Record summary
Transfer RNA from an uncultured bacterium, 73 nucleotides, folded computationally.
[in-house]
RNA sequence: GGGAGUGUAACUCAGUUGGUAGAGUGGCAGAUUGAAAAUCUGUUGGUCGGGGGUUCAAGUCCCUCUGCUCCCA
Numbered sequence: 001g002g003g004a005g006u007g008u009a010a011c012u013c014a015g016u017u018g019g020u021a022g023a024g025u026g027g028c029a030g031a032u033u034g035a036a037a038a039u040c041u042g043u044u045g046g047u048c049g050g051g052g053g054u055u056c057a058a059g060u061c062c063c064u065c066u067g068c069u070c071c072c073a
Base pairs, nucleotide, nucleotide: 001072002071003070004069005068006067007066010025011024012023013022019056026044027043028042029041030040031039049065050064051063052062053061
């Protein structure tokens, strides 16, 4: 230099045909226990990498920038 993939909660990841974002883990509180662990219940938590465009409506489609990974040279 050329090409491909990927970026969503503190972490690991879902998210269908574009229809207003979820799970597990974690944190906090409670139940239980002599006290813990485990288990159970409740609760907490995201400008969906940045910007722009299309659309009534964008995590999803288009453009651009950018972080990371891989392949070719």

It was read from a public genome assembly. It matches the Rfam family "tRNA". Its family is annotated with triplet codon-amino acid adaptor activity in the Gene Ontology. Its mean pLDDT, the model's own confidence on a scale to 100, is 82.